[in-house]
RNA sequence: UUAAUCUUUCAGGGACGGGUGAGAUUCCCUACUGGCAGUGAUUUAAGUCUGCGACCCAUGACAAAACUCAUGGCAGAUCCGGUGAGAUUCCGGAACCAACGGUUAUAGUCCGGAUGGAAGAAGGAGGAC
Numbered sequence: 001u002u003a004a005u006c007u008u009u010c011a012g013g014g015a016c017g018g019g020u021g022a023g024a025u026u027c028c029c030u031a032c033u034g035g036c037a038g039u040g041a042u043u044u045a046a047g048u049c050u051g052c053g054a055c056c057c058a059u060g061a062c063a064a065a066a067c068u069c070a071u072g073g074c075a076g077a078u079c080c081g082g083u084g085a086g087a088u089u090c091c092g093g094a095a096c097c098a099a100c101g102g103u104u105a106u107a108g109u110c111c112g113g114a115u116g117g118a119a120g121a122a123g124g125a126g127g128a129c
Base pairs, nucleotide, nucleotide: 001128002127005125006124007123008122009121010120017029018028019027031109032108033098034097035052036051037050038049047096048095056073057072058071059070060069061068078094079093080092081091082090100112101111102110
């Protein structure tokens, strides 16, 4: 300095205030939040671009089952103006989106699966040169 491999730690945020009602952090007004990598204008710096993870579904595997493993699938949302060589990323403005189950009433924000899993980040060991 560095490949395979092993291993440790970390790895998701958010209802202030008000209205209606028997009942709502679920409706209405309002407030608030934004995983990972890439791209890029590069100290950090894209929820809406590209890809991925989570969630959900199907099939298969183990004697069977699963919140196990594997493969495949599904999976939301941005425009206008400005600067500039270059921006759906910056600046200004206006928008939009957010799994499943639960609930005295419909949930991105409450409770639950989850003391889980995970994209990935950082470190260590070991071997080799």
A computed fold for a 129-nucleotide RNA, annotated as FMN riboswitch aptamer (RFN element). Rfam family: FMN riboswitch aptamer (RFN element). Rfam links the family to the GO term FMN binding. The model forms 100% of the base pairs in the Rfam consensus.